[in-house]
């Protein structure tokens, strides 16, 4: 200098003017008051994703949210972190990259059931189309020997040939996503883990390392037992349901009527309740206010522990809370432009969208000293 | 704001691992003097992007869209 990897921060800044919302303080109007309206000043006023609502919690109600069984759902290497998690960290294994590093729904297929279209001989304790052989048994041809006979035929025995029948084989060709280890040698009629050597893989035993997942070394075994569980299923662990339109209170208004009855979302136990009550339906009325509501698993800083996620301690800080729903507009300077997008109970994650800027660490290549 | 369901040609709608049925509509043809009806033939249909699998409309994850419920 070029190419690339990882981690983190920000995502317009400053000034002026005008405007909006919450809160606090002052003044004025109304009101008995609580308050409310107007006005002035001051503080604060969207995000890294506020989004998707995909997970996990807090909170509220279902009595406490209790026990067991069943059903249903979820998670899935090991250890740790955490309030919890499907998240995060570290490690193992597998895959990718020269490397920094990245990716992985990564339990079980020798518990059982099931699936594999088309092609192909055969697709799950497989199979024989082409091919190879035809040892063994048969058939045909030829030869030799024996018996009868002059000879031929016939019968019996032996041998050779044929690939003709039975039969043997799975090495090679071919089909497929997938065909029951690979290479070499021996062996054979031809072949084959049939046997042997080496290699790959599986199981098992012992020893060593590690908390563990797992790894290493050596012995033995049959030689080899395939794929799919994001198919049913099995194993281990986890999960009660609903959601702030939860739920509680006040005010206004109206017209009541009918049916049914314990609740705890299936069952058992336990518990609570038992009609001035509850559930459902029909009809009628209202379209108002308050609480929940924002100080919290909070934020950054310093010290300490830990490889890390994270935890502990200390002093400090308060950074939105609306309810037709505020956070905007204009001008100037920074040389010009400004991405994705906006709270609605809150928090921890994941995922998705995103112009650009900055900081730190690392890898590879080339050149120079 | 919260919760749930769904997405297959122009429309309706079946299929839920192995070439996506059927009806209506549309286009062409036969028939007819011309039409209608009838008959025959036809078309780039599984919302989009990834993953699992030999193979995905189907199973899993994400994105987009549509509909319904709640005071």
């Nucleotide at each position: 200098c070029g190419a690339g990897c990882c981690c983190g921060u920000c995502g317009g800044a400053c000034g002026g003017c005008c405007g909006c919302g919450c809160c606090g303080a002052g003044c004025g109007g109304c009101g008995a008051g609580a308050g409310u309206c107007g006005u002035u000043c001051g503080u604060c006023g969207a995000g890294g994703a506020a989004a998707g609502u995909c997970c996990g919690g807090a909170c509220u109600c279902c009595a406490a949210a209790g026990g067991g069984c069943a059903a249903g759902g979820g998670u899935g290497c090991u250890g740790g972190a955490u309030a919890a998690c499907g998240u995060c960290c570290a490690g193992g294994c597998g895959g990718g990259g020269c490397a920094a590093c990245c990716c992985g729904a990564c339990g079980g297929a020798a518990a059982g059931u099931g699936c594999a279209g088309c092609a192909g001989a055969g697709a799950g304790c497989a199979g024989a189309c082409c091919g190879c052989c035809g040892a063994u048994g048969g058939c045909g041809u030829c030869c030799c020997g024996a018996u009868c006979g002059c000879a031929a035929c016939a019968u019996c025995g032996g041998g050779a040939c044929g690939a003709u029948c039975a039969g043997g084989c799975a090495a090679g060709g071919g089909u497929g996503a997938a065909a029951c280890g690979g290479u070499g040698a021996g062996g054979u009629a031809a072949g084959a883990g049939c046997u042997c050597a080496c290699c790959a893989g599986c199981g098992u035993c012992a020893c060593g390392g590690g908390c563990a997942a797992c790894c290493g070394u050596g012995g033995c075994g049959g030689c080899u037992c395939g794929g799919c569980a994001a198919a049913c299923c099995c194993c281990a662990c986890c999960c009660g349901g609903a959601g702030c339109a939860a739920g509680g209170c006040c005010a206004a208004g109206c017209a009541g009527g009918a049916a049914c009855c314990g609740g705890u979302u299936g069952c058992c136990c336990g518990c609570c309740g038992a009609a001035u009550g509850g559930u459902u339906c029909c009809g009628g009325g209202u379209a108002g206010g308050c609480c929940g509501c924002u100080a919290g698993a909070g934020c950054g800083c310093a010290g300490g522990g830990g490889c890390a996620a994270c935890c502990c301690u200390g002093a400090g800080c308060c950074g939105a809370g609306a309810u037709g729903g505020a956070u905007g507009g204009c001008c100037g300077u920074c040389g010009u432009c400004g991405a994705c997008a906006g709270a609605a109970u809150c928090c921890g994650g994941c995922u998705u969208a995103c112009a650009g800027a900055c900081g730190g660490g690392c890898u590879c290549g080339c050149c120079g000293c | 704001g919260g919760c749930g369901a769904c997405g297959u040609g122009g429309c309706c709608g079946a299929g839920u691992g192995g070439u996506u049925a059927g009806g209506c509509a549309c286009g062409g043809g036969u028939c007819u003097g011309c039409a209608a009806a009838a008959c025959c033939c036809g078309g780039u249909a599984c919302a989009c992007c990834g993953g699992u699998u030999c193979g995905a409309u189907u199973c899993c994850g994400g994105u987009c869209g549509u509909c319904g419920c709640c005071u």